The prediction has a mean pLDDT of 78. The RNA shown here (Bacterial RNase P class A) has 384 nucleotides and comes from a Terriglobales bacterium. It is recorded under the gene name rnpB. RNAcentral holds the sequence, with entries from ENA. It matches the Rfam family "Bacterial RNase P class A". Rfam describes the family as follows. Ribonuclease P (RNase P) is a ubiquitous endoribonuclease, found in archaea, bacteria and eukarya as well as chloroplasts and mitochondria. By type it is a ribozyme.
């Protein structure tokens, strides 16, 4: 210097004219007007309404430890594990750096483990190795049978602890050392976990983003939530309009009774009993519900900026400064000029400038993104 990877940030600038939305103003006009993801709507909250005695089953989710936070499946730190590289050891292993993530439980039970392979979980024996017997062969050795073995080969993602030494007919935790494992002890750490002795030759393959077991958490819907004001038209209720018919009596004013309707009480209901009020319609007055429409919710907030302090960090605390879209079929745009960046062109100049776009508001995650800046790592080239 170039390329790649990781992280953080910017993501065209300024001006003019004409428009759009909001606020202020009598008016002229002034001021403000998309993002790092406004996106996916995947998690977690605020807020609102509905539901809810308590407990259980089912269902869903989360899942090493500690911390941060309003909360989280997010973030920070730590641990164990796995992979790559480097160092070290005779070797297994150990140590260091980087990277990764649904990282509770496989000695409760069930299921599954393709192909290959002798055998994939109540172990087993293909080749091989060793012993004995028989047969063949001059011999080396070969074949068959009966045993021993699991070191070596072979299969596989995975083979019943691993490595080394001893041992043995050959072998084998058969013996020993180290590593691993199990039990128990001591120590360190808030904890996950780690370290060091002791005892035991070693049981218990993998798989839970398969069922399952354990622990914990979880009511539902979402700003089209929800609250308020409230037409026209249609419809509902109350009152007026307004008591009607029949019979009897009458002093001609009415009175009594019957029938029917509505309603109150008794009554679970029907029937029934008691009481009260009463034709019907137009029309008038009042009441209540809902719709259109309008207002609120609506943007001053877990807010932004700055330096300081505490903390490894996530983050927190106090101080100072700031106000930064609120539409509602939905504004945030268009044109021109100057500049910037890239490409093309000898030049004049021309073309292009990513992903994308608020909708109640926040905290995350995920996904998209031309170009540029800074930091770190790796590789290559050049110079000294």
């Nucleotide at each position: 210097c170039a390329g790649c990877c990781g992280g953080a940030c910017c993501g065209g600038a300024c001006g003019a004219u004409c428009g759009c939305u909001g606020u202020c103003g009598c008016g002229a006009g002034a001021c403000a007007g998309a993002g790092g993801a406004a996106a996916g709507u995947c998690c977690g909250a605020a807020c609102u309404c509905c539901g809810c005695a308590g407990g259980g089953c089912a269902g869903u989710g989360u899942g090493c430890c500690g911390g941060a936070u309003a909360a989280c499946g997010u973030c920070c730190g730590g641990g164990a594990c796995a992979g790559a590289c480097g160092g070290u050891u005779c070797a297994a292993g150990c140590c260091g750096u980087c990277u990764g993530g649904a990282c509770g439980g496989a000695a409760a039970g069930u299921a599954c483990c393709a192909c290959a392979g002798a055998a994939a979980a109540c172990a087993u024996a293909c080749c091989g190795c060793c012993u004995g017997a028989g047969c063949c062969g001059c011999a080396a050795g070969g074949c068959u049978c009966a045993g021993g073995u699991a070191a070596g080969g072979g299969u596989g993602a995975a083979a019943a602890g691993g490595u080394g030494c001893g041992g043995u007919a050959a072998g084998a935790g058969c013996g020993c050392a180290c590593c691993g494992c199990c039990g128990g002890g001591c120590g360190a750490g808030u904890a996950a976990u780690c370290g060091c002795g002791c005892g035991g030759g070693c049981a218990g393959g993998g798989c839970a983003a398969a069922c399952c077991c354990c622990a914990c958490a979880c009511g539902g819907a979402g700003c089209a939530a929800g609250a308020c004001c409230a037409a026209a038209u249609a419809g509902g209720g109350a009152g007026g309009g307004a008591g009607u018919u029949c019979c009897g009596c009458u002093u001609c004013g009415g009175c009594g009774g019957a029938c029917g309707c509505g309603u109150g009480c008794c009554g679970a209901c029907c029937c029934g009993g008691c009481g009260c009020g009463c034709c019907a319609a137009a029309c008038c007055u009042c009441c209540g519900g809902g719709u259109a429409g309008g207002u609120c919710g609506c943007u001053a907030g877990a807010g932004c900026c700055g330096g300081g302090c505490a903390g490894u960090a996530a983050u927190g605390c106090a101080c100072g400064g700031c106000c930064c879209a609120g539409a509602g079929g939905a504004a945030u745009g268009a044109u021109c000029g100057u500049c910037c960046u890239g490409c093309c062109g000898c030049a004049a100049g021309g073309c292009a400038g990513a992903c994308a776009g608020a909708a109640u508001u926040c905290g995350g995650c995920u996904u998209a993104c031309a170009g540029g800046u800074c930091c770190g790592g790796c590789u290559g080239c050049c110079a000294c």